[in-house]
Molecule: THF (Tetrahydrofolate) riboswitch aptamer
RNA sequence: GUAAGAGUAGCUUCGGCGCGUAAAGUGUCACCGAACGGGACGUUGUCGGUGAACGAAAGGAUUUUGCUCCUGCGGUGCCGUGGCGCGUCCGCUAC
Numbered sequence: 001g002u003a004a005g006a007g008u009a010g011c012u013u014c015g016g017c018g019c020g021u022a023a024a025g026u027g028u029c030a031c032c033g034a035a036c037g038g039g040a041c042g043u044u045g046u047c048g049g050u051g052a053a054c055g056a057a058a059g060g061a062u063u064u065u066g067c068u069c070c071u072g073c074g075g076u077g078c079c080g081u082g083g084c085g086c087g088u089c090c091g092c093u094a095c
Base pairs, nucleotide, nucleotide: 001095002094004093005092010084011083012082014080015079016078017077018076019074020073021072028052029051030050031049032048033047034046038090039089040088041087042086058071059070060069061068
């Protein structure tokens, strides 16, 4: 110098193991805060705290009675796997 590529946060398929079903979790809204390709600016999304409103799917088995087990259910949690995954400039890799 050239041209391509890789990598974040995170989203998601499938699998496994859990939690709840005696209602936590998830989701919505408001405010505050945090992290977010290696760097800068920024975008998108994510997470945490507080508050508010809303809100659920149970059925069966055992009778050794223990909130046990099975099948479900929950916009449920974690892990693994595959897929997806930065706009500009610089950087990295390759030549």